[in-house]
């Protein structure tokens, strides 16, 4: 330099599931497992989904409370959902 990523060398990580642990919880960590990974390293930046609180509106009701439903808000989760930054091994050029 950063094209490319194959059948090769050297390693590497570790879906679902199980068990233990934290945490209201999404879910995080450890150990066992391997279904895939050339960034499945690392950043929550933008987008998506997910969670939790409380307010509001709705549902229901005679009323209120619970209960249903949702917009927005705020505090989180996910880097193995997409993008974008940023660092790298080994071949290849």
């Nucleotide at each position: 330099a950063g094209u490319u990523g194959a059948u090769a060398a050297u390693g590497c990580c570790a879906a679902a599931c199980c068990u233990g642990u934290c945490g209201u919880g999404a879910g995080g960590c450890a150990g066992g497992g391997a279904c895939g990974g050339a960034a499945a390293g690392c950043c929550a930046c933008g987008g998506a989904u997910c969670u939790u609180u409380a307010u509001c509106u709705u549902c229901c009701u005679u009323u209120c409370u619970c209960c249903u439903a949702g917009c927005a808000a705020a505090a989180g989760a996910u880097a193995g959902c997409c993008g974008g930054g940023u660092u790298c091994c080994c071949a290849u050029g």
The prediction has a mean pLDDT of 78. c-di-GMP-I riboswitch aptamer, 93 nucleotides, folded computationally.